[in-house]
Context: one part of a larger RNA
């Protein structure tokens, strides 16, 4: 992992509501006693509900209480259709108990553990061969005597090198190992704080510890084992047949509260009452109001541009000084002019809220309403849309406030895509008709019609910013007295103007920018040279012929455009099969609608409505074990198996054939160890 079997809401007491039932001319009996195989069944009225309330009580009583009070209030009574309790049994919830089921680490108590290890007694063994050569101690030297030198001799060291022994630095293997700590190669101590052997002591609120939270039988920040214990678990997993109805929250307040709980809010049921709720238009019906926009001057706080003015002030002349004068400096205030505000507003919408009236009795229904009834879940929400907060006017952030969808919603669009369009799936049809969205092929349906842009594969991805793309309007110069563009020719003289400067002659740079011939020609537009030369522009005629300039608005294109797997039309492919515009047709869903079947709730009946669901509420069944009581099949083959065919809306149920070979069914009841796919469930088998 399969596969079979087992595996989670029980059960006692007390309470509360429902539902049956028994009594109600109030209901009931505990304990105990008779009696009996047992149960039943008599006796047992203590005692408890109920018949009366009020008040803390005393008390009083159809009242009472507060109060001076005969007042007013509070509760109760009464009144009218009227108006019951109480015991018991089912069920449903609460409460205490393990309390749906499984699952902790932990805490305490009494055992057993030092055959592992760790310290420590006792008794015991164990360290190959090799090196070095303290001290003293001999003998020669030497001293005045010692000191001291030299040779030998000697045999000390937590000395040295190294096997066993004892260890564990490095590296490989090994890693479901040969091995729950080893194996190889190297290593480091190896007369010592050495290692070993046997027996003994010390042990869990404690022992040991050259100390590392180390050891203490593969178990150690407190061994192991029982045993309180089925500790507790606001936590994580799991919790078994069937169908119909109805159906939700992820919110607000409070929490030692935040992933848990209380109250409220939103679901369900179920009496009980009424005609009430919704909903759409519409109103120059009412009401409040300070948001959007807007304003800010005499509408206020507040802030802010430039301009006049210039109290005060600085700086600064005279003057002893009071004073009195300047002033390109600040600068209240004032006045003219322009703006800005979530905590500005003189005014101020639209919606939205209330409340109303009107629609032929508007439309829809029972969806309202009440019980401080019962019985829940929820109290992590996500997108999308509008309008605000934070945040960068960033986030598939965050956080309100409305509104839809998913949550709990399934079909069809968007290639795939929980929240986006389009629609709310009661069943069964090889029927029609539409919705978003589509209609060249892949793919159902027009390679439809008409009028235009688009050339960029735009379309099928993006800004500033940049461009005789191209369409489509507007506006204004110039033009047959001839523009634009091109193409001949001319483009001069005073003069190289003055200054300046080596030089400055149209063109280094200042100032000035005139006359004069003419069809025109700047005291010069730009290349150029030292400086001139030289080119060539304005300007003019000729030649030639018809439009040419400038600027603005708009539609469609262009470029700008660089990321990391091959990738920005779902493909093909497409010049329309892009794009705006109109227009006819069809296609296209579980939406409508035909036809047929069902089911729920209303109804007298005809019929209407109305059946998508998660949490969760409520109904009605099906099936199993074991039992009462009826009835009934079985060796002419029962239960279980198999394998087949039928009914039933499911749960299942009934035939028939193989196997089996001995017990079982069925209707009305009764009691549960009552359904099986999940629990890193459990036991078994492969």
């Nucleotide at each position: 992992g399969c596969c079979g079997g087992c595996g989670a809401c029980u059960u006692a007491u007390a309470g509360g509501g429902a539902g049956u039932g028994g009594c109600a001319g109030g209901g009931u009996u505990a304990a105990g006693a008779a009696a009996u195989a047992a149960c039943a069944u008599u006796c047992g009225g203590a005692g408890c509900c109920c018949a009366a309330g009020c008040g803390a009580a005393a008390g009083c009583g159809a009242g009472u209480c507060u109060g001076a009070a005969u007042a007013g209030g509070g509760c109760a009574a009464a009144u009218u259709u009227a108006a019951a309790g109480u015991c018991a049994c089912u069920u449903c919830c609460u409460a205490u108990g393990g309390a749906c089921c499984c699952g902790a680490a932990c805490c305490c108590g009494g055992a057993u553990g030092a055959u592992c290890u760790a310290a420590c007694c006792a008794a015991g063994a164990c360290c190959a061969g090799a090196u070095u050569g303290a001290a003293g101690c001999u003998u020669g030297g030497g001293u005045a005597a010692c000191a001291c030198c030299a040779a030998g001799u000697g045999g000390a060291g937590g000395a040295u090198c190294g096997a066993a022994c004892c260890g564990a630095c490095c590296g490989a293997u090994g890693u479901u190992g040969a091995a729950a700590a080893a194996u190889c190669g190297g290593c480091g101590g190896a007369u010592g704080a050495g290692u070993u052997u046997u027996g003994g002591u010390u042990c869990g609120c404690g022992c040991a510890g050259a100390a590392a939270u180390u050891g203490a039988a593969a178990u150690c920040g407190a061994a192991u084992u029982c045993g309180g214990a089925g500790c507790u678990a606001g936590c994580u997993g799991g919790u078994u047949c069937u169908c119909c109805c109805c159906g939700a929250a992820a919110u607000g307040c409070g929490u030692u509260g935040a992933g848990g709980c209380g109250c409220a809010g939103c679901g369900g049921u179920a009496a009980c009452g009424a005609u009430g709720a919704g909903c759409u238009g519409u109103c120059u019906u009412u009401a409040g109001g300070g948001u959007a926009a807007a304003g800010c001057a005499u509408a206020c706080u507040g802030u802010u541009u430039c301009g006049a003015u210039g109290c005060g002030g600085g700086c600064u002349g005279c003057g002893a000084a009071a004073g009195u004068g300047g002033u390109a400096c600040c600068a209240a205030g004032u006045c003219g002019u322009g703006g800005c505000a979530a905590a500005c507003u003189c005014a101020g919408a639209a919606u939205a809220u209330a409340a109303g009236g009107c629609a032929u009795a508007g439309c829809u229904u029972u969806c309202c309403g009440u019980u401080a009834a019962c019985c829940a879940g929820u109290g992590a929400g996500a997108c999308g849309g509008c309008g605000g907060g934070a945040g960068a006017g960033a986030a598939g952030u965050u956080u309100c406030g409305u509104c839809g969808u998913c949550a709990a919603g399934a079909g069809g669009g968007a290639a795939a895509c929980a929240g986006c369009c389009c629609a709310g799936a009661u069943c069964a049809c090889c029927a029609g008709c539409u919705a978003a969205g589509g209609c060249c092929c892949c793919u159902a349906a027009a390679u439809g019609g008409c009028c235009g842009c688009u050339a960029a594969g735009u379309g099928g991805a993006a800004a500033a910013g940049g461009a005789u793309g191209u369409g489509a309007g507007a506006a204004u110069g110039c033009u047959g007295a001839a523009a634009c563009a091109a193409c001949u020719a001319g483009g001069a003289g005073g003069u190289u103007u003055g200054c300046u400067u080596a030089g400055a002659a149209g063109c280094a740079g200042c100032c000035a920018u005139c006359c004069u011939u003419c069809a025109a020609a700047g005291a010069g537009u730009g290349c150029g040279u030292a400086a001139u030369a030289g080119c060539u522009c304005a300007c003019u005629a000729g030649u030639u012929u018809a439009g040419c300039g400038u600027u603005c608005u708009u539609g469609c294109g262009c470029c700008g455009a660089c990321a990391a797997u091959g990738g920005c039309c779902g493909g093909g492919a497409c010049u329309a099969a892009g794009c705006g515009g109109c227009c006819u047709g069809c296609c296209g869903a579980a939406g409508c609608u035909g036809u047929g079947g069902g089911a729920u709730u209303u109804u007298g009946a005809c019929a209407a409505a109305u059946c998508g669901g998660u949490a969760g509420g409520g109904g009605a069944g099906c099936g199993u074990u074991c039992u009462g009581c009826u009835u009934c099949g079985g060796g002419u083959g029962a239960a279980g198996u198999u394998u087949u065919c039928a009914c039933g809306u499911a749960a299942g149920u009934g035939g028939g054939g193989g196997u089996g070979g001995a017990c079982g069914a069925a209707g009305c009841g009764g009691a549960a160890g009552u359904g099986a796919g999940a629990a890193u469930g459990u036991c078994g088998g492969c």